[in-house]
RNA sequence: CAAGCAAGCUGGACAGCCGCGUGGGACGGCCGAAAGGCCCCCUAUGAGGAAAGUCCGGGCUCCAUAGGGCAAGGAUAACGGGUAACGCCCGCCGAAGGCGACUUCAGGAAAAGUGCAACAGAGAUAUACCGCCCCACCUCUGUGGGGUAAGGGUGGAAAGGCGGAGAUAAGCGCCCGCCCGAUGACUGGGAACUGCUCAUCGCUGUAAACUCUAUCCGGAGCAACACCGUGGGAGAACGCAUAGGCCGGCCCGGCCGUUCUCAGGAGGUGGCUGGAGCGCGUUGGCAACAGCGCGCCUAGAUAGAUGGCUGUCUUAAAUGACAGAACCCGGCUUACAGGCUUACUUGCGUU
RNA sequence: GGCGCUAUAGCCAAGUGGUAAGGCCAGGGUCUGCAAAACCCUCAUCCCCCGGUUCAAAUCCGGGUGGCGCCUCCA
Numbered sequence: 001c002a003a004g005c006a007a008g009c010u011g012g013a014c015a016g017c018c019g020c021g022u023g024g025g026a027c028g029g030c031c032g033a034a035a036g037g038c039c040c041c042c043u044a045u046g047a048g049g050a051a052a053g054u055c056c057g058g059g060c061u062c063c064a065u066a067g068g069g070c071a072a073g074g075a076u077a078a079c080g081g082g083u084a085a086c087g088c089c090c091g092c093c094g095a096a097g098g099c100g101a102c103u104u105c106a107g108g109a110a111a112a113g114u115g116c117a118a119c120a121g122a123g124a125u126a127u128a129c130c131g132c133c134c135c136a137c138c139u140c141u142g143u144g145g146g147g148u149a150a151g152g153g154u155g156g157a158a159a160g161g162c163g164g165a166g167a168u169a170a171g172c173g174c175c176c177g178c179c180c181g182a183u184g185a186c187u188g189g190g191a192a193c194u195g196c197u198c199a200u201c202g203c204u205g206u207a208a209a210c211u212c213u214a215u216c217c218g219g220a221g222c223a224a225c226a227c228c229g230u231g232g233g234a235g236a237a238c239g240c241a242u243a244g245g246c247c248g249g250c251c252c253g254g255c256c257g258u259u260c261u262c263a264g265g266a267g268g269u270g271g272c273u274g275g276a277g278c279g280c281g282u283u284g285g286c287a288a289c290a291g292c293g294c295g296c297c298u299a300g301a302u303a304g305a306u307g308g309c310u311g312u313c314u315u316a317a318a319u320g321a322c323a324g325a326a327c328c329c330g331g332c333u334u335a336c337a338g339g340c341u342u343a344c345u346u347g348c349g350u351u
Numbered sequence: 352g353g354c355g356c357u358a359u360a361g362c363c364a365a366g367u368g369g370u371a372a373g374g375c376c377a378g379g380g381u382c383u384g385c386a387a388a389a390c391c392c393u394c395a396u397c398c399c400c401c402g403g404u405u406c407a408a409a410u411c412c413g414g415g416u417g418g419c420g421c422c423u424c425c426a
Base pairs, nucleotide, nucleotide: 001347002346003345004344006342007341008340009339010338012313013312014311015310016309017308018307020046021045022044023043024042025041028039029038030037031036048322052333053332055331056330057329058328059327060221061220062219063218073217074216075215076214077213079091080090081089082088093107094105095104096103097102108212109211113210114209115206116205117204129152130151131148132147133146134145135144136143137142160179161178162177163176164175166174180202181201182200183199184198185197186195188193225270226269227268228267230426231425233262234261235260236259237258238257244256245255246254247253277296278295279294280293281292282291283290284289352422353421354420355419356418357417358416361375362374363373369406377393378392379391380390381389399415400414401413402412403411
C1' cells in the first nucleotide's frame, strides 16, 4: 500500500427570527354569579440508536388462588460463570467452514418405546435381482431347492475401511496387521471434555415426528387499574293532603314530589416518569459484570408539541441514511447514506 | 397503544413432510351455414419474501412484508 477480519464511537455544531408542547413566575386584558377558562409577557426545557417489530425477560396493576403437589399445555437444552430475570451476555469445550485473523451451530437422548423413509431398487432394518458355489432333474442350456453380502446395479442412506493369510463347495472380522468409530477403566482438567495404553464391541437416518430426561412458567394487560362524577338507570325510606300540577273541561283512572343508597361506560384527575438511571475515577475479575467515591437530572403529550427560514464554522459532502416517544426497564431481531478509532490476519514493496 | 388471525393461478379454494386436487374465467379444438350449449385438450417450476432442519418443505422452525379483526357494552 492492497485485500480482509473483529470490536467500539458518531449520526453535525453555534447564533438570530417566527411558531408549538410541558414546568415555573409576575403585571395586565376578556368572559363568567363563582369556581375557573382564554389571551398576552418572562424564563427553563423538549425524540432515537434503533423511539420500529412486539420476539423473549422483569417491574407495576387487576383477576384467580388457604398452602402444596400431580396432570394438561408451553418454553429452553454441551460445560462453567454474570444478571433482578431471561430463550440475553461472557469465558471455555466439541463439530463444521476459512491459508489466516475469525465465523457459524435449536449443541441432551435414536442401545426405553412408537412412527416415517416417496420414486428407484431384489431388498429400507431386514433382503438373494444379476453374479459365485453345492445338490437334484434334464442334458438343447436351462429349471427347481439351498448356501453366500466378497463383486455388479439402485438410492440421500445397503451391514466399519484398506491389505493379507489360512480355512471353505463358494464366501463372510471367521482370523491377522494398520486405520476409523462407540462404551468402560486409567491420565490431565473445577466441568463439558481430552490423550497414551488396555479391555469389549462394529449398532442406518430422522426428535425444527410422537416421545423420554432435566429445568422453568397462574391469567390478562396502562384502552391495565384507582378516585371524582353529568344526563338517564336501579333500590329503599318519607310524605296520605277532601292540597296542587299534567292527561282540553267534569267523573273514574294514571303520572308527577323530597331525601338517602347503589352501580356507573360521558367527562375529568391520578397512574406518568428519579430509575435494576447516566457520566467520570478507582478496586476486584481473562471477560460479561460487581463494589466504592464524586458529580448530574435528561420529554411526558391525550387528536396528540419537538417545526420552518437565514447566516457562520467543521467537513469530501451536511436540503436530501434509517426513521418520530405514548407506563417503565434489561435484551434480541430488523432498517440504516456517510465518517472516525482500535486490535489483528494475508499478500506485495522499501529500509 | 395493546392483543389475535391470515397469505396457494386473474377469482373461489383442497392439500399438515414424498409428482400442487377441483370449480369459475381465459386460450385452442370437435360439432354448426354462423353462434350458444355440450364434449375434449391446455393453463402454478418464485405456494407473499429471506434463511435454516431434513435424502426430500406449500407443509416443520426462525426472521421480514402485506391484509383483516377485537379492545367501541346507554350517550